Notes
This is a predicted structure of a 333-nucleotide part of an RNA (large-subunit ribosomal RNA, domain IV) from a metagenome. The coordinates come from a structure-prediction model, not an experiment, and the mean pLDDT is 88.

[in-house]
Context: one part of a larger RNA
């Protein structure tokens, strides 16, 4: 000097990002036990007392063990060692129990039971295979798949223009095919003195209109499908504000709830609490950069090795350090 581990005066979180770590609490009996609630909880809530040996009576017992009562003794200390909850208060996030990144994350992430949309009538959809066949399922829509939402309570507004998906089927586009008007290459023959020109059928190529599905254009339905939810200007007898009124644009302009929030830049917003002092907390404002309604919206009892913010107890975490024990370092072997 590191480690592990004990003690420590007065203080008692002044330490830190942070009560990290340490410290405290701890068993059993008795007693008591709040807000809140889904009425089950919350609850071991919190808070208080007791606890050893030894006589004696009394219940108890086959006997015991245990129970109640009075008296007495001892030590600093009686759950005598050892083992054995700190707690309270308020808030966010997720209801829970679970499940996870094997060897840096356990969470607010997955996961859930509720809800809902959707597919599928069975040789089901929908998965796997080239197929044969297998899973669904030896099951049938109270079922099976697929997506989202995430107990429970109250709710769940408005847009179908745009993209999807369904459902339509007159129109117009549209592919292979079918169709073949022509066209073009050869050349029997024919014309020319020749070069060469024309060319029938017959092969071959190219090939117009024309008729041809399903999409697609178009018509319509759907948002718990993907998404999307507005600007300016102007009014009320103090002043402010705008119940109101105008005028552009929009498929429709964001209801109800919450709102500086895991969201709020500006910001440490302003006010109130709480502290002597508070960029966090917490309660209201609403001026929402840039909440918002199963991409859920706002509540919640219980629950949580979750995250924050007070507080009570208790400490070497600290002022502000000391000392002691055992390893290890060091030296010599």
């Nucleotide at each position: 000097u590191c480690a592990u581990g004990g003690c420590u005066a007065a203080g008692g979180a002044a330490c830190u990002c942070g009560g990290c770590a340490a410290a405290a609490u701890g068993g059993c009996c008795c007693u008591g036990u709040a807000a809140c609630u889904u009425c089950g909880g919350g609850a071991g809530a919190a808070g208080g007392g007791g606890c050893g040996c030894c006589c004696c009576g009394c219940g108890g017992u086959a006997a015991g063990a245990c129970g109640c009562g009075g008296g007495g003794c001892c030590g600093c200390a009686g759950u005598g060692a050892g083992a054995a909850g700190g707690c309270c208060c308020a808030g966010g996030c997720g209801a829970c129990u679970g499940u996870u990144u094997a060897a840096c994350a356990a969470a607010a992430a997955c996961a859930c039971a509720u809800g809902g949309c959707u597919u599928u009538g069975c040789a089901a959809a929908a998965u796997c295979g080239a197929a044969a066949g297998a899973u669904g399922a030896g099951g049938u829509a109270u079922a099976a798949g697929g997506c989202c939402u995430g107990a429970c309570a109250c709710c769940u507004g408005c847009c179908c223009g745009g993209u999807g998906c369904c459902g339509g089927a007159a129109g117009g586009u549209u592919a292979a095919g079918a169709g073949g008007g022509g066209a073009u290459g050869u050349u029997a023959g024919u014309c020319g003195u020749a070069a060469g020109g024309c060319g029938a059928a017959g092969c071959a190529u190219c090939g117009a209109a024309u008729c041809g599905a399903a999409g697609c254009c178009c018509c319509g339905g759907u948002a718990a499908a993907c998404g999307g939810c507005g600007g300016c200007c102007g009014u009320a007898a103090c002043u402010a504000u705008a119940a109101c009124g105008g005028u552009c644009c929009u498929a429709a302009g964001g209801u109800a709830g919450c709102g500086a929030a895991a969201u709020u830049c500006c910001u440490u917003g302003u006010c109130g609490g709480g502290u002597a002092a508070g960029u966090u907390c917490c309660g209201a404002c609403c001026u929402g950069c840039a909440c918002g309604a199963a991409u859920g919206g706002u509540g919640u009892a219980a629950c949580g090795a979750u995250c924050u913010g007070g507080g009570c107890g208790c400490u070497g975490u600290c002022u502000c350090a000391g000392c002691c024990a055992u390893g290890a370092g060091c030296u010599c072997g």